[in-house]
This record gives sequence, C1' cells and structure tokens, in this order.
RNA sequence: GGAGCCGGCCGGGUGGUCGCGGCCUCGGGCGCCAGCCCGGGGUCGAGGAAAGUCCGGACUCCGCAGGGCAGGACGCUGGGGAAAGUCCCAGGCGGGGUGACCCGUGGAAAGUGCAACAGAAAGCAGACCGCCCGGUGCUUCGGCGCCGGGCAAGGGUGAAACGGUGAGGUAAGAGCUCACCAGCGUGCCGGGCGAUCGGCGCGGCUAGGUAAACCCCGUCCGGAGCAAGGUCGAAUAGGAGGCAUGGGCGGCCCGUCCGAAACGCCUCCGGGUAGACCGCAUGAGGCGCACGGCAACGUGCGUCCCAGAUGGAUGACCACCGGCGCCGCCCCCGGGCGGCGUUACAGGAUCCGGCUUACAGGCCGGCUCCAGAA
RNA sequence: GGGGGUGUAGCUCAGUUGGCAGAGCGCUACGUUCGCAAUGUAGAGGCCAGGGGUUCAAUUCCCCUCACCUCCA
Repeated sequence: GGAGCCGGCCGGGUGGUCGCGGCCUCGGGCGCCAGCCCGGGGUCGAGGAAAGUCCGGACUCCGCAGGGCAGGACGCUGGGGAAAGUCCCAGGCGGGGUGACCCGUGGAAAGUGCAACAGAAAGCAGACCGCCCGGUGCUUCGGCGCCGGGCAAGGGUGAAACGGUGAGGUAAGAGCUCACCAGCGUGCCGGGCGAUCGGCGCGGCUAGGUAAACCCCGUCCGGAGCAAGGUCGAAUAGGAGGCAUGGGCGGCCCGUCCGAAACGCCUCCGGGUAGACCGCAUGAGGCGCACGGCAACGUGCGUCCCAGAUGGAUGACCACCGGCGCCGCCCCCGGGCGGCGUUACAGGAUCCGGCUUACAGGCCGGCUCCAGAA
Repeated sequence: GGGGGUGUAGCUCAGUUGGCAGAGCGCUACGUUCGCAAUGUAGAGGCCAGGGGUUCAAUUCCCCUCACCUCCA
C1' cells in the first nucleotide's frame, strides 16, 4: 500500500420567525365553587431501531381435585439472566475458509418408509466388461467361439457400490490369513464439574445415508389479552313513591285531549351504554466509580428523574456552520478558495428483556492474508 | 391486540409419498388469403417473491425477511 474478518459508537449543530403536547406558576374572566377559558413565564418533550410482531416476561381477569391418552414445542456441555422454544457468554464435536473467523448441534447397533436418472446390482445384495479353471470345436499356434463352474482384484455407472496400504496365499481371487492405519464395540487408566479428549488391552473384520420422513428417548406446555381490568356515570327506556288550585297542544284566551290506576312535574332505585378518570410512567431504570469473574454478568457506593398524547403533540421556513459527492481555479501531489447537489431509515400509545429487518454519511478499537521497504 | 391465507411465463391459474416446471389466452416466425380475422405448424419466454439451511437432489421440508389479501375483538 492492497484485500478482508470481528466488535463498539455517532447519526447533525447554532440563531431567528411562526406553531404544538404534558406539568408547575402568575394575571384576568366565568362558575352550580369541583373546575373551565384566555394571556404571560418556567421546565420537559421519541429511537437505535420507537418498526416487524418473531420469541420471552411483568401486570390483569377467567378457569383449575388427582391421574392418563392424544396433540404441540424444544434438544451438545457448563454458566448468566425474572424468563426465553428463534437470548447472551465460555467451551466440546463436526463442516467451510490460506487465515482472522463463520456455520451447524439428541438418537440411524428398536422398528417402518424413501433414494429419480444412470447402472449388472441401491440396502441385501449383485455380475455388464473383465480374471481364472474344466470340457469341446476351429486355428494363420498369437488366440477365438460355445457349454458348465469359480471370483470380485481391475474397468465402467452413480450423490452413495459394503474398510485402506502392503505381504502371504490361490487356478484366479477374496479379512481367506497376518502387520500397520482408519473406524466400531467393550474393559481399564489418566485429564476435565461436564460435553468430551488422550493412552493401553481385548473382540469381531465393517457396521452406509436420511429423523427440518414416520418414529424413539428426555424436558416442558391451562386460556385470554390494557379494546386486560377497575371506579364514577349521563341521555333514553324501565321500576317505586309523592303532587290535584293539574298537565299537553311554542306566550294568553277559547276549544280539545289526558287525568286520581295520568302520556305531565318532583324525588328516589337498580343495571352500567355514551362519556370521564384510574390502570399510566420510580422502573428486572439510566449514568459514573470500585471490587469479583476469561466472559456474559453480579455485588457495593454515589448521583439523576428522563414523553404520557387519545384522531393522537416534538413540526415548517430562512440564514450560517459542519459532514459527504461532483465540477472549476490556484498553489503544487497534498491542501486552499468558489459554485452546485445531498444530509438517511423512520416515528411512542401498558411496560420491559431479546431477535430480526431498514438506514445518507461518519468515527473508534482489535485481528488476518498478500506485496514492498528499513 | 390476536389469527388465517396468497406470491409459479406478459395475464389467469395447475403442479404430493421431494426426482427433467406445465395449461389456456397473449407474443414471434412460417403456411393459408387479393388483404384481414379465424385456423394449422414450429418456437421464444421462468434464478418458482427474496435470503439462508436440511438433503445426493427443494416450487415442494425447516427458519428468517418482503409485499398483498382476509377474519375476529
């Protein structure tokens, strides 16, 4: 200098004009005195994802003697955390990468199923070419054809063909026998809390893949969701009682209708609709320091209070500065000046912990590979 | 807040014990016709919404994401 891996963080600033929501306060007005309206001041006012709603909880209500079946979810080990099945940290094993690093995770020696095409044969076996033996025919003596039998070393097919190498053995061969290696089962010893790793011995020669197919083993599993739930509570309809010099037809008169069991007025009642309030903002809370731990995280001390709307408030415009890109000029290989463009994704609605996804532009830290120089 | 479904050719849709992606309409070329339509023959056109995983092999099985539709309160 180039290419790359991992982790953390920021995600515009200042000023002016106009405007919005919560709380506190001052002044004025209204009031049935709880409060409401107007104006001024102070203070606070979205995010790293507030998003998707993919997981897990807090909280609230309903249900619940006990046991089983069915169904569903999950799955290496240890730890963390309120919990998590798709969270985090550390590790084991397997796979990928030259590497930093990344991805995956019970059981295939209980049973059932599946494997297209190709290929002789696809799960328990199998023989196309081939190799070998015997018989027989032909022969240009190199062999070739037919029949019977043996074999699985070599070729070929496939994603996958029933251990690998070497030696012995044989007509040719083959774990047929032996040595070593890989792998499996088992016993012992050692390291580790453990997953598991290392070593030694024995056995039989080989046991294939697939459970994100059925399944087996182990663990776990009531339902609903803040429109949960609670308090207050109009209007209308309903019920009870009272009113008689009564009430309706817009004020008055006439008229007319109803009236003692009234369609009117007054008082009260239950239910809980519209609506209002609570839930609802001090919390598994943020920040800093110290200690313990490899780490996730925990403990202690100090400090801070940080949105609560309900058609849903944090916005719009302008100027300057900052970041980035392009162009031009100047000095000169790095900067300076000017112009233009751009400045994202997106926005609470009960709250919290995770995951995932979107994102203009930028910063920091650690590490790897390649090339070069000293 | 809670549940269900769809995405396959330009359009409308099929596609099951996972094994070569199809149909109709449309498009292109040729034939037929004086010309057009209709019709006949041939053909093109698909990363199966996107990404990752399981598997020898994925439209199909599993996970995540995106877009759209729909139901309940």